[in-house]
Predicted 3D model of a 73-nucleotide RNA (Glycine riboswitch aptamer) from a marine sediment metagenome.
It matches the Rfam family "Glycine riboswitch aptamer". Its Rfam clan is "Glycine riboswitch clan". On this family, see Babina et al., MBio 2017: "In Vivo Behavior of the Tandem Glycine Riboswitch in Bacillus subtilis".
Model confidence (mean pLDDT): 81 of 100.
RNAcentral holds the sequence, with entries from MGnify.
């Protein structure tokens, strides 16, 4: 990296509607990525950096995704 399984958080009203959905308001989550800080690491003239912070993206029926954690090549 690759296949399986496990794997949370957070909503409400309002319009419009071909009843499949879309669109707005405010309000919320954080565990895709990103971005920030440095805790820590490490081969320690230099690098590598988070489950920590923001919330740009993303997400807030449900799918999908999903850090991460086991097995297996």
């Nucleotide at each position: 990296g690759g296949a399986c399984g496990g794997g949370a958080g957070a909503g409400c009203u309002c319009g419009g509607u071909u009843c499949g959905c879309c669109g707005a308001g405010c309000g919320c989550c954080g565990a895709a990525g990103g971005a920030g800080c440095a805790a820590c690491c490490g081969c320690c003239u230099c690098g590598g950096a988070a489950u920590c912070u923001c919330u740009c993206a993303g997400g807030c029926c449900a799918c999908c995704g999903a850090a991460c954690c086991g097995u297996c090549c």